[in-house]
Molecule: transfer RNA
Organism: bacterium
RNA sequence: GGCCACGUAGCCAAGCGGUAAGGCAGCGGUUUGCAAAACCGCCAUCCGCCGGUUCGAAUCCGACCGUGGCCU
Numbered sequence: 001g002g003c004c005a006c007g008u009a010g011c012c013a014a015g016c017g018g019u020a021a022g023g024c025a026g027c028g029g030u031u032u033g034c035a036a037a038a039c040c041g042c043c044a045u046c047c048g049c050c051g052g053u054u055c056g057a058a059u060c061c062g063a064c065c066g067u068g069g070c071c072u
Stems, first nucleotide, its partner, number of pairs: 001071007010024003018055001026042005048064001050062003
């Protein structure tokens, strides 16, 4: 330098055009003599970033940034 994959909450991770599942962690509550466990509830001004397409974009397209891999 070229090519490919990936980037979603503190962490893991689903979703691949119709407005973000789930788990762990955290917070509040029920329960308990106190805890733990269990159960209930809450928790992503929005998906790396900018622009484009579209009635509508995490999702499609392009640039850039980052991470990993392959080739020279």